[in-house]
Context: one part of a larger RNA
RNA sequence: GACGAACGCUGGCGGCGUGCUUAAAACAUGCAAGUCGAACGAAUGAGUUAUUAGCACAAAGCAAUUUCGGUAGAGAUUGUUUUGUGCUGAUAACGAUUUAGUGGCGGACGGGUGAGUAACGCGUGAGCAACCUGCCUACUACAGGGGGAUAACAGUUGGAAACGACUGCUAAUACCGCAUGAGACCACAAGAUGGCAUCAUCAAGGGGUCAAAGGAGAAAUCUGGUAGUAGAGGGGCUUGCGUCUCAUUAGAUAGUUGGUGAGGUAACGGCCCACCAAGUCAACGAUGAGUAGCCGAUCUGAGAGGAUGAACGGCCACAUUGGAACUGAGAAACGGUCCAAACUCCUACGGGAGGCAGCAGUUAGGAAUAUUGGGCAAUGGAGGAAACUCUGACCCAGCAACGCCGCGUGAAGGAAGAAGGUUUUCGGAUUGUAAACUUCUGUUCUAUGGGAAGAAGAAAGUGACGGUACCAUAGAAGAAAGCCACGGCUAACUACGUGCCAGCAGCCGCGGUAAUACGUAGGUGGCGAGCGUUGUCC
Numbered sequence: 001g002a003c004g005a006a007c008g009c010u011g012g013c014g015g016c017g018u019g020c021u022u023a024a025a026a027c028a029u030g031c032a033a034g035u036c037g038a039a040c041g042a043a044u045g046a047g048u049u050a051u052u053a054g055c056a057c058a059a060a061g062c063a064a065u066u067u068c069g070g071u072a073g074a075g076a077u078u079g080u081u082u083u084g085u086g087c088u089g090a091u092a093a094c095g096a097u098u099u100a101g102u103g104g105c106g107g108a109c110g111g112g113u114g115a116g117u118a119a120c121g122c123g124u125g126a127g128c129a130a131c132c133u134g135c136c137u138a139c140u141a142c143a144g145g146g147g148g149a150u151a152a153c154a155g156u157u158g159g160a161a162a163c164g165a166c167u168g169c170u171a172a173u174a175c176c177g178c179a180u181g182a183g184a185c186c187a188c189a190a191g192a193u194g195g196c197a198u199c200a201u202c203a204a205g206g207g208g209u210c211a212a213a214g215g216a217g218a219a220a221u222c223u224g225g226u227a228g229u230a231g232a233g234g235g236g237c238u239u240g241c242g243u244c245u246c247a248u249u250a251g252a253u254a255g256u257u258g259g260u261g262a263g264g265u266a267a268c269g270g271c272c273c274a275c276c277a278a279g280u281c282a283a284c285g286a287u288g289a290g291u292a293g294c295c296g297a298u299c300u301g302a303g304a305g306g307a308u309g310a311a312c313g314g315c316c317a318c319a320u321u322g323g324a325a326c327u328g329a330g331a332a333a334c335g336g337u338c339c340a341a342a343c344u345c346c347u348a349c350g351g352g353a354g355g356c357a358g359c360a361g362u363u364a365g366g367a368a369u370a371u372u373g374g375g376c377a378a379u380g381g382a383g384g385a386a387a388c389u390c391u392g393a394c395c396c397a398g399c400a401a402c403g404c405c406g407c408g409u410g411a412a413g414g415a416a417g418a419a420g421g422u423u424u425u426c427g428g429a430u431u432g433u434a435a436a437c438u439u440c441u442g443u444u445c446u447a448u449g450g451g452a453a454g455a456a457g458a459a460a461g462u463g464a465c466g467g468u469a470c471c472a473u474a475g476a477a478g479a480a481a482g483c484c485a486c487g488g489c490u491a492a493c494u495a496c497g498u499g500c501c502a503g504c505a506g507c508c509g510c511g512g513u514a515a516u517a518c519g520u521a522g523g524u525g526g527c528g529a530g531c532g533u534u535g536u537c538c
Stems, first nucleotide, its partner, number of pairs: 001537003005534005012407006018400002020365001025363003029360003034105003039102002042099002047094022112318003121243008131235003136231007144178001146176002153168006184209003188205001191202004214223003244290003251281003256278006263271001293315004297308004320341005343354004371397001373396003379393001380391004410440004420431004445475006454465001482527005487508003493522005503510002
């Protein structure tokens, strides 16, 4: 000087960061990966339209009865027909919405941890004439015609549950043949070009093999499908060099080292297998043991170096322990599957369920490390045509002086050098312009009012943070200073108490009656919202 720090005393505010270094110990609870109805059948079915039935009301017509009247006529009641309106029910069509299942894409990213690993793991430089690549971009060509199932569903049925079994029905961008088919693949091949050893590239030609799917829309069209070429980005493999300690670890090795052939892989290869040979590594440190994720970087140092590998970024490895494959463009897959083990839980004892080294949180361990918070507004990701949905990534807020930085706790004037304290040679000295007092200021604080940017594409709409930051007005010096040291190193001294006691101490060393070294007080010095101690590194 530095720190992911801890401890003691103290503690006003803000900004930006950081926060289980120990038990890769065990985990209650909630959330952290879904999405698409514009792939599909089915279910749901707000609502709209049409038809029909019943009831109620209104209007009109007809009939019957009856009142008034001399007649004409007028009125009332009942029944019935038609039309209209409203309510309820049924049927049919359309149909917003929702979604258990089939199907597609994504769950291989993002997030965590550092147990293992001394290794092509990492870093750096090359190579692949030995390779793969979903989504994305550009271009070329194509999409004809069929088939059989199956979940959902219905019925029956087993089980405490987890979860099944059987029978029957049905759809698709699910599955399977056929056709077409190239510059794709396979085996030939006139020929041409090039190089890097094995060789590579181009190619007339004929032969063989292999494709496809639809959806939306009134339409235009949009979107998806299949095959191929190229690109971008991503990955795989090989290799030169570098990469801790121990020789009180000196020999190690049998698929071991090489060859031939076959298999396997996207691909080279003892990667695996059969046979053959006997090699291969090692004092330039093999093998063994210990320790350890590596790097950009970080700390220190004039540098060379030394130490470290928290946070941020890149790579690797792991996901209770060990093993294995499936699916897939990609996994030997943290929140997938199977097996075994330990542990925990449920059980009807037959059998089942689970994996926080995701975010919070709990217990334990420890000197020690935070909220079971808000939001998808921004950035980014997955799905979707979109609307949108999901996102503990992320953005924010909360806690902690844990760190860095900034600000404040007032400023100017003010000598009767007040009182009080300490000391004294009793004269004084010192605390000390310090206080009081006067005049100001308002960072901060409190109250009130206003109030963002972050939000984009012309308008409109969309902000968790947040009524936050910031601005204005008003109020009151009012609410805000400690810690360590004072023998020398090392800035800063006196008094009293104690009397080799009590104690101090980083080193030298202090203390046994005048202690500037112990304890207290006054004073002084240093740093300051911190100060000191401890630990570790240079």
Small-subunit ribosomal RNA, 5' domain from an uncultured bacterium, 538 nucleotides, folded computationally. The full RNA is in RNAcentral, with records from ENA, Greengenes and SILVA.